Predicted 3D model of a 571-nucleotide part of an RNA (small-subunit ribosomal RNA, 5' domain) from a Candidatus Omnitrophota bacterium. NCBI's taxonomy places the organism under Bacteria, Pseudomonadati, Candidatus Omnitrophota.
Context: one part of a larger RNA
């Protein structure tokens, strides 16, 4: 001199653009952070719409009619037909919520850095020893059945979590059987190769598959649903791919010899189990090996790298944000499901710890965003939006994402930008020092003449967003097909959280905006005055004991400047 996730004193005008819980991996109130598909499937309200049953009533023809009347007529009631109809009841379809079952996701993404000195990481090879949902590409194929169960009702336990029994129902839910391109296992046998074995074709016995959903539609069957044929996505089998993931080695990774000796699953074979796989990984049996001054084995510390900081470099120191990879999830262990976990917001058991009971018995897990308490010198809003990027469901429309995008608050770092500019001397006042003549603050101020950045205050006003999605027309393609379906191209149309933000404009006014440290030397700045080895300074050498340029105050100067110092730690 340089840095720093800094933290203290003093001071504080604006913006950009980063960063901000390094201590107690210390406990946690509260919302919020994992959903989604009714185009998988059954219910259940709740509504519109077609249709259809029944149907209080009204109304209108028509027949009949007790009375009345000599008659002609008139006439309450009755039956039959048709409209018309409040209400109830059923069936089709649509729509909107619910939980249920069943797919996908939940293993990503977001925290921490405790443990870990290890094949964790870093970097070079291997795996002839493996595995892979969702994407792609290619080959093939979805035939035929029966049975349960959730949700529902009914009956009951229970304070409360939840939980039993009976009836009965559905699927892309599990099951049975049929086919076998291929694939697998066994045998047999040929070739080529990178050879503990792989591959490729071949024979011959065996094993094991599947489901539908939405749409369109000529011709043919059909009484109808439908068959049929077609498009989309889905589903089985299997080959390669990406792109992820397991193992395995060589080398490289902190300190300690005041750790010098370790080891019995130990180190090696057989054989049997396990795994996706190799392997003492387990086991049984047999050998007795096997490791280390080139530091074994034991203690300390430590998450590791790209990077970061110094440094001319070699080096040293470090590993906060960001991006890889590891490891955790109150603490210790364990599996379950699945393509993937031994799983942050799943499951069990046990422990601690805090809630809740009716005392039987439950419930919980911020190292997710936010916030609180405590510890500390010390680290932020219980905010906005899914408008954009990305992730998950979905055919979509869309739903969800505290990832994120944004805000807000910290001078916690960089970076910019201001706080005025130009002129102005009889060199005022007024401080200060004076040898009392002056000298200094000083063009500094006042004064004149301009400017208007920032800030305020008035008016305008964005980009991020269309290559998404949706409609509509037009070509091509798939096909029987001009219907749909799916790609190009054109054309509309929707969508913005930040936000009336950036930004531009208008007027007005120098107006609202400077400190902080030091002046002995190192080290750039000097005098007076108070104190009197006292108070006190202090990085170091040192300074104060009556003239202190070193202590404390003023004037001056001197440096940085929205900052200065002062501590701490690195080079």
């Nucleotide at each position: 001199g340089a840095g720093u996730g800094a933290a203290c004193g003093c001071u504080g005008g604006c913006g950009g653009c980063g960063u901000g819980g390094a201590u107690u991996a210390g406990g946690c109130a509260u919302g919020c952070a994992a959903g989604u598909c009714g185009a998988g499937c059954g219910a259940u309200a709740u509504u519109g719409u077609u249709u259809u049953a029944u149907g209080a009533g009204u109304a209108a023809a028509g027949c009949u009619g007790a009375c009345c009347g000599u008659a002609a007529g008139g006439a309450a009631g009755g039956c039959u037909u048709u409209a018309c109809a409040a209400g109830u009841g059923a069936a089709a379809u649509g729509a909107u919520a619910u939980a249920g079952c069943g797919g996908c996701a939940a293993a990503c993404g977001g925290g921490u850095g405790a443990g870990u000195a290890a094949c964790a990481c870093g970097u070079g090879a291997g795996c002839a020893a493996u595995c892979u949902g969702c994407c792609c590409u290619c080959a093939a194929a979805a035939c035929u059945g029966g049975a349960a169960u959730a949700g529902c009702u009914c009956a009951g336990a229970g304070a409360a979590a939840u939980c039993u029994g009976a009836g009965g129902u559905a699927a892309u839910g599990a099951c049975a059987g049929a086919u076998g391109u291929g694939a697998c296992u066994a045998c047999g046998a040929u070739a080529g190769c990178u050879a503990u074995g792989c591959u490729a074709a071949c024979g011959u016995a065996g094993u094991a598959a599947a489901a539908g959903a939405c749409g369109g539609g000529g011709a043919u069957c059909g009484u109808a649903a439908g068959a049929c044929c077609u498009g989309u996505c889905g589903u089985u089998u299997g080959a390669g791919g990406a792109g992820g993931a397991g193992c395995u080695c060589g080398c490289g990774u902190c300190c300690u010899a005041u750790c010098a000796g370790c080891u019995u699953g130990u180190u090696g074979g057989u054989g049997a189990g396990g795994u996706a796989a190799c392997g003492g990984c387990c086991c049984a049996c047999c050998a007795a090996g096997g490791c280390g001054a080139a530091g074994a084995c034991g203690g300390g510390u430590a998450g590791c790298u790209a990077g970061u900081c110094u440094g001319a470099g070699a080096g040293g120191a470090u590993g906060u944000u960001u991006a890889g990879c590891c490891a955790c999830a109150c603490u210790g262990g364990a599996a379950c499901u699945g393509a993937g976990a031994c799983a942050c917001u799943g499951u069990c058991c046990a422990g601690a710890c805090u809630c809740c009971u009716a005392c039987g018995g439950g419930a919980g897990g911020c190292u997710g965003c936010a916030g609180u308490c405590g510890a500390g010198a010390a680290u932020c809003u219980u905010u906005a939006g899914c408008a954009a990027u990305g992730g998950g469901g979905g055919a979509a429309a869309c739903c969800c994402u505290g990832a994120c995008u944004a805000u807000g608050c910290g001078a916690c770092g960089c970076c910019g930008c201001g706080u005025g500019a130009g002129g102005g001397a009889u060199g005022a006042c007024g401080g200060u020092c004076u040898u009392u003549g002056g000298a200094u603050u000083g063009u500094a101020a006042a004064c004149c003449u301009c400017u208007u950045u920032c800030g305020a205050u008035c008016g305008g006003g964005a980009a991020g967003a269309a290559u998404a999605u949706c409609c509509c027309g037009c070509c091509a393609u798939u096909u029987a097909a001009u219907a749909a379906a799916c790609g190009g191209c054109g054309g509309g149309a929707c969508u913005g959280a930040c936000g009336g933000u950036a930004c531009c404009g208008g007027g007005a006014g120098a107006a609202g905006a400077a400190g902080c440290c030091a002046c002995g030397g190192c080290c750039a700045a000097c005098u007076c005055c108070g104190u009197g080895c006292c108070a006190g300074c202090a990085g170091c050498c040192g300074c104060g004991g009556u003239a202190a340029u070193a202590c404390g105050g003023a004037g001056g100067u001197g440096g940085c400047g929205a900052g200065c110092g002062u501590u701490a730690c690195u080079c």